[in-house]
RNA sequence: GGGCGUUUAGCUCAAUGGUAGAGCGCUUGAUUCACAUUCAAGAGGUCGUAGGUUCAAAUCCUGCAACGCCCA
Numbered sequence: 001g002g003g004c005g006u007u008u009a010g011c012u013c014a015a016u017g018g019u020a021g022a023g024c025g026c027u028u029g030a031u032u033c034a035c036a037u038u039c040a041a042g043a044g045g046u047c048g049u050a051g052g053u054u055c056a057a058a059u060c061c062u063g064c065a066a067c068g069c070c071c072a
Stems, first nucleotide, its partner, number of pairs: 001071007010024004018055001026042005048064005
């Protein structure tokens, strides 16, 4: 220098253009003498960033950025 992939909650990851979710973790409560387990409830997201398309974008298109892989 060229090609490809990834970017969503604290972590690991889902989500067919129509209300953003799960597991683990965290907080509170119940259970226990206590802890663990179990159960219930809850908090936590400008969906990497800037634009475009659309009635409507995490999702489609483009630029940029970060990370990874391959080729040279």
Molecule: transfer RNA
Organism: Minisyncoccales bacterium